[in-house]
Context: one part of a larger RNA
Molecule: large-subunit ribosomal RNA, domain IV
Organism: Deltaproteobacteria bacterium
Order: sequence, then C1' cells, then structure tokens
RNA sequence: AUCAAGUUAAGGGAAUUCGGCAUAAAUAGUCCCGUAUCUUCGGUAGAAGGGAUGUCUAUUCUUUUGUAUGAUUCAUUGUAUGGGGGAGUAGAUCUCAGUAACAAGGAUGGCACGACUGUUUACCAAAAACGUAGCUAAGCGCAAUUCCGAAAGGACGAGUAUGCUUGGUGAAGUCUGCCCAGUGGUGGUGUCCAAACACCGGUUUCAACCGGUCGAAGGCCCAUCAAACGGCGGGCCUAACUAUGAGGCUCUUAAGGUAGCGUAAUGCCUUGUCGUCUGAAUGGCGACGUGCAUGAACGGCUUAACGAUGUUGUCACUGUCCCUAACUUGCACCCU
Repeated sequence: AUCAAGUUAAGGGAAUUCGGCAUAAAUAGUCCCGUAUCUUCGGUAGAAGGGAUGUCUAUUCUUUUGUAUGAUUCAUUGUAUGGGGGAGUAGAUCUCAGUAACAAGGAUGGCACGACUGUUUACCAAAAACGUAGCUAAGCGCAAUUCCGAAAGGACGAGUAUGCUUGGUGAAGUCUGCCCAGUGGUGGUGUCCAAACACCGGUUUCAACCGGUCGAAGGCCCAUCAAACGGCGGGCCUAACUAUGAGGCUCUUAAGGUAGCGUAAUGCCUUGUCGUCUGAAUGGCGACGUGCAUGAACGGCUUAACGAUGUUGUCACUGUCCCUAACUUGCACCCU
C1' cells in the first nucleotide's frame, strides 16, 4: 500500500445497480393546529402537511401539601403565610442550532398474493406455504362412530347430534352453471349369475365323481349422489360496400365451459395491439380477447384492514454514483 471497522466530504442528487442494495443519509420526543381517499363505519390516521419547544422576570388560573388562627351541623370550610406540581399570557435574553448530548417513525400512489393476529424448513427458504374463524360433505343414538393395544383394557368422554370423528374449502360481500357415460359411494329389486354345507338322483354297493334342488356376500340389472374422483366439441354457410355473424345446416357427446375474470404468479406465438407514466421502458397501470392450455368450495370474481411478502411509480434524503479524497483505530508493514 491493500484489507477490516469507523468519521467527514464542495457541486450534482440514483446519473450507481438486476433492484436505492447499504438504518449510509434523512425523519424522530412532547404539545397545538390540521388531515384526503376508501371503508366491513371500527378504521385508514401519528394519514399527509404546518407551528411551538432553552433560560430569566412579571403575572393569571388550577392542583396538592405544611404552619398559625377562626367558624362548624365534626363531613368540612374561611383568612394569613410557606413548599411542590400543571396549564397559559406578556416582556427580556444567548447560540448557527433550545426533544441542542443519549434516546427517538422517512412519507406517499398503483397493482399482485394471502382476509386478519398466529405457525414453519434448530444450522442457506418466513413466504403467495401451514393454520385460522366461517362455509360445506360424510360417519356415528352411546356397550356408538373414530383411534391405541396381541389381549385385558384405554383415549375421545365428568362428553351425548347446538355433540364427537373424518375429509374439502378458507373472514366478510357476491355467487357457486351443465354432465351420473367412466371410476367410486348409497339405495332397491329379482323365475338372472354365484361357493361350501345340506337334500334328491345316477355310475350294482362303499369311497370318489357327475347331474339336479337350495342359495349369502358379491356381480348383473334399475335408480340416485359431483362442496364424490372427475369431465365440460368439431365442420360448412349466412345481413343491400367490406368486415362481422344475431341466424341456419350438419357430424358428434354423459354433457359440450354458464356467470365472471382474462397476454394473467395461468398466453406458446409475445417485447400481442391501443392508451397512459418516461427524453428513452422486454417495465408498471388501464383497456381489448378465438383463453397454445382461464373458470366457479382442486372454489370464481371483488374487497376495507393487515404484511420484515412480491412488483412498479413519486417526494424527501444521501459518497450508490459522477470521482474520488482526507482522517481515526486495528491487522499488517518498515526501522531499531
């Protein structure tokens, strides 16, 4: 010298960078004023944004407490004189600076996801994952269902369907379309199929075998159930410019994707097209929609509040940078 930890930087102020990463800077306490939008009317909100703040003197109000003295209905209360606290008003005064040190919010707009507080990968992930209240389906009438145990026995349960157990979804708001052909669940019915046993018959008898009768679960058959697993088309033509296709024809399916949303955390083509933000944007936001391959409790769409979540703007602020420099401490290095 470099390095590590710090301190300070004129002018500019994110030009740095994937990205304002880095509490680097800025903000900061208390009091007063003031406070949009949205809203589930609780909030958002310390929104934002302004002003004040030390010390001394005078003075006003208020509160508390001591002493002396008086009144008294013994609860209190008047007067005088001290101490402490709080809130103001006026004047003076010093500094660049008065929450002078320490301590001590940066603010705000759009969108995505998840409602929220909460939980998690001890030691690379804190989240959009898990949970949650709410919604919903199924099982179970208690010597129950479910679970542990070989059993005895035990948990749920000192409980009893307004309960417990097991799934799914995930506040609220608004909704939750069509399909039971397949797989699965539940129910039903029978001159159907269906084992052994039993019965009857046959092979001269026994054994063995064969045929018949009987006939459970189950299958078959018939229904039903999608907040069960799941699924939710294609071709051709058509309106007086063109284009589009309300409409028509046809093949086909169990049914052919409804309401919504949509270039999306889902879109290949794709940096889609248009608008807007920028000097300039593979970016953000708002639209459009033949959506390679969106879509309704594998929930759809909105949504105030919330978030060390993701993304994109703005203000403030700054050594992130233009563009580096100086200093402090340490390691180190040099001399002895």